This is a predicted structure of a 72-nucleotide RNA (transfer RNA) from a Candidatus Gottesmanbacteria bacterium. The coordinates come from a structure-prediction model, not an experiment, and the mean pLDDT is 83. Rfam family: tRNA. The sequence is in RNAcentral, with records from ENA.
RNA sequence: GCGGGCGUAGUUCAGGAGUAGAAUGUCUCCUUCCCAAGGAGAAGGUCGUGGGUGCAAAGCCCAUCGCCCGCU
Numbered sequence: 001g002c003g004g005g006c007g008u009a010g011u012u013c014a015g016g017a018g019u020a021g022a023a024u025g026u027c028u029c030c031u032u033c034c035c036a037a038g039g040a041g042a043a044g045g046u047c048g049u050g051g052g053u054g055c056a057a058a059g060c061c062c063a064u065c066g067c068c069c070g071c072u
Stems, first nucleotide, its partner, number of pairs: 001071007010024004018055001026042005048064005
């Protein structure tokens, strides 16, 4: 330099046009003499960044940044 993959909650990951979810963690409550385990609930995201298409983009297109892999 060229090509490919990944980037979404604190963490690990789903979701591939119709206003974003799970698990785990955090907080509150219940249960218990206390802890752990268990149960209920809550908070936490402008989906790496910037454009484009479209009525509508996390998902499509382009560029760019970061990490990883391959080639040279």